[in-house]
Formats: sequence, C1' cells, structure tokens
RNA sequence: GCGGAUGGCCGGAUGACCGCGUGCUUUGCAAAAGGCGCGAGGAAAGUCCGGACUCCACAGAAAAAGGGUGCCGGGUAACGCCCGGCCGGGGCAACCCGAGGGAAAGCGCCACAGAGAACAGACCGCCAUCGGCGAUAUCGGAGGGAAACCCCCGAUCAAGUCGGGGGCAAGGGUGAAAAGGUGGGGUAAGAGCCCACCGGGGGGCUGGCAACAGCGCCCGCAUGGCAAGCCCCACCCGGAGCAAUGCCAAAUAGGGGUCUUGCGGGCGUUCGCGCCCAGGGUUUUCUGGCCCAGAGGCCCGGGUCGGCAGCUUGAUCCCGUUGGCAACAGCGGGACCAGAGGAAUGGUCAUCAGAUCCCGGAUCAAGGUCCGGGACGAACAGAAUCCGGCUUACAGGCCAUCCGCGUAU
RNA sequence: GCGGGCGUAGCUCAGUGGUAGAGCACUUCGUUGCCAACGAAGAUGUCGUGAGUUCGAAUCUCAUCGCCCGCU
Repeated sequence: GCGGAUGGCCGGAUGACCGCGUGCUUUGCAAAAGGCGCGAGGAAAGUCCGGACUCCACAGAAAAAGGGUGCCGGGUAACGCCCGGCCGGGGCAACCCGAGGGAAAGCGCCACAGAGAACAGACCGCCAUCGGCGAUAUCGGAGGGAAACCCCCGAUCAAGUCGGGGGCAAGGGUGAAAAGGUGGGGUAAGAGCCCACCGGGGGGCUGGCAACAGCGCCCGCAUGGCAAGCCCCACCCGGAGCAAUGCCAAAUAGGGGUCUUGCGGGCGUUCGCGCCCAGGGUUUUCUGGCCCAGAGGCCCGGGUCGGCAGCUUGAUCCCGUUGGCAACAGCGGGACCAGAGGAAUGGUCAUCAGAUCCCGGAUCAAGGUCCGGGACGAACAGAAUCCGGCUUACAGGCCAUCCGCGUAU
Repeated sequence: GCGGGCGUAGCUCAGUGGUAGAGCACUUCGUUGCCAACGAAGAUGUCGUGAGUUCGAAUCUCAUCGCCCGCU
C1' cells in the first nucleotide's frame, strides 16, 4: 500500500426569530400573561421471547391436555438472551457458522433409477462341478496319390461354447444412500476368512465441576438416513392484559322508594288557569280505607360522556474501585433524564463542519493534488404502563484490535 | 393492545415431502359469406422474498414483506 476479520461510537453543531407540550414560580377573582427548567430513538419499529405491575381463577401441590426449550458450565428478576468452553463444519489466517438430547422403546417414510432400500440382493461378472457340442493335438483303421500329403471313421486329451443345479460378493453398473475403508495374505473363485493401519463398540485408567479429551486393554464388527415425521426422555409454562385496575361523577332516558294529585265531563277565560259536577276496581250499601292507569316534586343506587389515580425514582444512568478470562456482581460518590393522552417535541433564516457533483485556474508523464466559485448539506424512522433481550430497517462518517499478501528498511 | 388466516398461470382456486395442475381467459388452425358457439392443437409459473432441515421443499422450520378478518 492492497484485501479482509472483529468489537465499539456518532448519526449534524452554533446563533436568531416565530410556535407547541409540560413542571415549578410571580401577577391576577378568573381567563390569561411573564420568568426559570425539561421535552424521542439506536432502533421509539416488528410484537418474536422473557419479566415487573394489576385483575380473574385455583389455592395442597401434583397429574392430564396443550405449548415451548434441548452439548456442558456460568451470568441474570427471568428468558428461546448473554459470556466462557467442548464437539462438528468452513476459511491460508484473523475469524465465522451450527434447533448440537435419543434412530439397539415402538410406528412411519426413503420417489425415480436399480438385481437389491432394511430380518438385503444377484443383472452383468468370477469359480469349480455335471451333461451336450467341440477347433486343435495324439493313437488306431479304411480310401486316394509316385511321394510330400489330402480326406473319412472311431477313441483319448482338450481351448472354447451351450445348458443344469451350486459357491462368491472382489469388480462393473444404479442411486442421495448398497450392510465398515485401504493394503497384504489366503482361496477353485472369493469373503474380517486371517493380519497391519484407520474407523466402530465395550469396559478401564488419567486430566477436567462438566460437555469431552488423551492413553493403553478387549471384541472381527453385530443394529443405514430422517425426530424443523409421529414419538420417547429431561426441564419450563394457570389465564388476561394499562383499552389491566381503582376512585369521583353531568345532562337525558330508564330502575327503585316516598309524598302529592287522581280517569272523565261541563262552564268561564286575560289561554297562565280557575270554578263546578262525577268517581275505574274491591269491601252488601254510604263515609272511610286500599289498589290500578297517568302526572308532578324529592331521595337512592347502577352505568355512559367526562375527570383523577395507575404514570414514571428505576432489575435507572455516569464516574471510580474491588472480585471475575468474560457475561456480570459488590462497594463508594454523583445525577434526575418526555410524561402527552386523538396525542406536544416543529418551522424559517444565517454561519460552519461534511462527503459528493459541476465550472474555472495552477501543477504533474499519468493516477492525482492544490486554489477559487456554485449546488447539496442528507439515511432509517417517531414515545403511548414500564423494563431485559432478539430480529429487522439505516445515507454517511469515526475509533480500536487482529489476519493475509506485496514492497522498503 | 390481544389473536387468527391468506399469498400457486392474466383471473378464480386445487395440490401438505418425490416430474406443479384444473376451469375461465389467451394464441394458432378448422368450421361459417362474417361473428358467436363448437371441434383440434399450443403457450403460460423466481409457488410473495431470504435463509435453514432433508438425497430431495409449493409442502416442514425460522426470519421478513404485503393483504384480509375477529375481540375488547
């Protein structure tokens, strides 16, 4: 210098003006005005996990059902999160990735291809054996020829070939996967049949809290994959959610209690009402009482609109220190950091930082560098009871540590 | 705030581990003087996206995007 890995941080700054929400305070009867302070994020997002808090249910917890988690140890209020380690995989390396318990409890699935796909299988192939045919060779006999030799028949050996019943699983071939792998011995051919190494299983010793690792012993090897298929094992989980929940409580309507009046008809009227007559049911009738429909007054309780609490001081943040590899925990000191509630946290202007782009000039072999002017001056996104995580989105910039390659010293 | 479902051809939908399908629509040909209907043939897919499990994923798992619905 180039390329890469990991961890962390920022994600505009300053000023002016105009606004918004809220706490305290001053003036004010109040409305309101003034002053001081505070006012979005690393993800406030997705709502994927875990809690706090509140109510409901059960209260003896457990079981069942359903759901979740899953190497080991630690951290934590808790977690599916975090830290450290183990094993496996990837990378030259820094480093990264892993839903990483059980397949000898059982069930299920393994398409196509292939002989055979889970109590394996035999298509090609290899091997000996039995039977048929049998080139060639040897022997015997007959014939032809002057001879060399040719031809026919029979017997024997027999390469080879066809078939039968067997042995084998080495090789070929199929497949994602073929029942340990490589090499040697062995065999008719082969085969853990035997041996060495690797792999596997069992039990032992050593190290480690453990996962696991190392060492040597025994066993020729007996049981493929899938559990993000059912399932088994271990552990965890009661349900609902601040629109939870509690308190105050309007108008109107409706409910309950109590008191007053009492359906109706007639007359008058200044249209507000007044006066008169009569009494629906029941007690035999009258008085009187009670009841019914209606109207009005007062009281009570419930819920709605609305208001208040819950609401932000908290598993909080910063600094130092101690313990720990670390996550984290303890101690000491300091700080107060949005609390709105259909929902405030904004807008304009100026200057600057800033990377990019455009124009002009200078310089250089070129890449490029410098100067002046102009444009832009930004991404993802916005609290809604509150925390701890995860995941996802994000223009651009900064810092630290480490690795590989090249070059120079 | 809490919960559920869907995404497959231009449209409506099947397919729940093993070669992606149906109807309508579309294209060409036939039939007809022409059109429709009918008949024959044909084309059509990142299975919303990205990872993972598996020999193999539309299907199983996780994350993500979009749409729809329910409760209070």